The prediction has a mean pLDDT of 87. Predicted 3D model of a 349-nucleotide part of an RNA (small-subunit ribosomal RNA, central domain) from an uncultured bacterium.
[in-house]
Context: one part of a larger RNA
C1' cells in the first nucleotide's frame, strides 16, 4: 500500500455555512468520450509458459507454438455511465393558512433573599465546630421593627418537558429577529447530498482597556487538626465571578456514536400539530414531526444497540494502524501573553 476498522479495545473533526472535487430521481430522442464486439498494424530478439528434440542425466542449448493481458487506426453496438435537447413530479425549494417553544439581540420593570447604612426596641452574648479557637460584641453586637443603598441570581411553575447546528438557553413585559413543525398542493422543475482547503460560531478559565463589586471565592493571612498539614474543617479575604468593547479557540466541547437517503416485528409514556367519530373541551381511532423506556429479527468480543440502530444497503468527508518516549522536540502559522494548531526521531519494552 492493500485489507480491516473508529459507542467502551487505537480511531468521528467541538459545531455550522460553503468553494473545488466526488456522488446523484422518472421518461423520450440524438451523439458516441468511457464501455463492449470485430478487423488491420504494431507489441525486436532473448526471457517466462507448453510440446518436441540435442549434449550419458541435469543445469545448459535448439525448434515450433502460445503468450507479450499494451498501444494506434478503422468498422460497428447503444443497455449502463457521460454529454446535448425536450419533458415529468415523487427529491429539493417557494407560496397560502395555522398553532408551539428558557432560540437570538436590545430596552424597561418586579418580588423574595444576602450584605451594608440610618433610626427604634432590647441586653450579654453572637458566631462557628467532631470538639474548639481565631473572629464579632458594653464605643451596645446577635435578635427584632421601620426606612434607605447596591449588586447578582431569578424559588414555586419544572417535567428522561421545550428550543437551538453545537457551545448553550429559565422572573415579567415590549420591540426587532432566526429556525423547525402541521395542513394545503397553487408555483419552480432535480435547482439535490457530501464537502479537502476557506470563512464563521464556539462552555469555563485566562488576557487587554474602561466601568461595577452584594454574595461567593483561587492566591494570601490567621485559628484548628496532625508526627508534620504548604490540605481536608473554621474565621477573614484579593484577583475573578457581573457589564461594554476587543482577544484567546480549548473541554469527559460526550450519545465517548460524522452527515445524508432508503428499507426492516411490536408494546408503552410524553411534547407539538392534523383528520375522523362523538351531544362533548375530554376519552377513542388515524396520521406527521420530536423526545424517553421496553423488546423481536439482525448485529456485537461481550456489555449492549435495536425505526432516534451499533440492523440491511448506497454516497461523501474525517480519523486509526503496538506501549513508552510524546501531543514532547524542531520548523512553520496564529496569539499581547498564557499558549494553541500542525507534529517527528533517536532510544527502549
Nucleotide at each position: 500500500c492493500u485489507g480491516g476498522g473508529u459507542g467502551u479495545a487505537a480511531a468521528g473533526g467541538g459545531c455550522g455555512c460553503g468553494u473545488a472535487g466526488g456522488c446523484g430521481g422518472g421518461a423520450a430522442u440524438g451523439c458516441a468520450a468511457g464501455u463492449c464486439a470485430g478487423a488491420u498494424g504494431u507489441g525486436a530478439a532473448a526471457u517466462c509458459c507448453a510440446a518436441g528434440g540435442g549434449c550419458u542425466c541435469a543445469a545448459c542449448c535448439c525448434u515450433u507454438g502460445a503468450a507479450c493481458u499494451g498501444c494506434a487506426u478503422u468498422u460497428g453496438a447503444a443497455a449502463c455511465u457521460g454529454u446535448a435537447u425536450u419533458u415529468c413530479u415523487u427529491g429539493a425549494g417557494u407560496g397560502u393558512c395555522g398553532g408551539a417553544g428558557a432560540g437570538g439581540u436590545u430596552g424597561a420593570c418586579g418580588g423574595a433573599a444576602u450584605u451594608c447604612c440610618u433610626a427604634g426596641u432590647g441586653u450579654a452574648g453572637c458566631g462557628g465546630u467532631g470538639a474548639a479557637a481565631u473572629g464579632c460584641g458594653u464605643a451596645g453586637a446577635u435578635a427584632u421593627u421601620a426606612g434607605g443603598a447596591g449588586g447578582a441570581a431569578c424559588a414555586c411553575c419544572a417535567g428522561u418537558g421545550g428550543c437551538g447546528a453545537a457551545g448553550g438557553c429559565g422572573g415579567u413585559c415590549a420591540a426587532c429577529u432566526g429556525g423547525a413543525c402541521g395542513a394545503u398542493a397553487a408555483c419552480u422543475g432535480a435547482c439535490g447530498c457530501u464537502g479537502a482547503g476557506g470563512c464563521g460560531c464556539g462552555a469555563a478559565a485566562g488576557c487587554g482597556u474602561g466601568g461595577g463589586g452584594a454574595g461567593c471565592a483561587a492566591a494570601c493571612a490567621g485559628g484548628a487538626u496532625u508526627a508534620g498539614a504548604u490540605a481536608c474543617c473554621c474565621u477573614g479575604g484579593u484577583a475573578g465571578u457581573c457589564c461594554a468593547c476587543g482577544c484567546c479557540g480549548u473541554a469527559a466541547a460526550c450519545g465517548a456514536u460524522g452527515a445524508a437517503u432508503a428499507c426492516u416485528a411490536g408494546g408503552u409514556g410524553u411534547g407539538g400539530g392534523u383528520g375522523g367519530a362523538c351531544u362533548g373541551a375530554c376519552c377513542c381511532c388515524u396520521u406527521c414531526c420530536g423526545u424517553g423506556c421496553c423488546g423481536c429479527a439482525g448485529u456485537u468480543a461481550a456489555c449492549a444497540c435495536a425505526a432516534u440502530a451499533a440492523g440491511u444497503a448506497u454516497u461523501c468527508c474525517a480519523c486509526c494502524u503496538g506501549g513508552g518516549g510524546a501531543g514532547u522536540a524542531c520548523g512553520a502559522c496564529c496569539g499581547c501573553a498564557a499558549g494553541g494548531u500542525u507534529g517527528a526521531a533517536a532510544c527502549u519494552c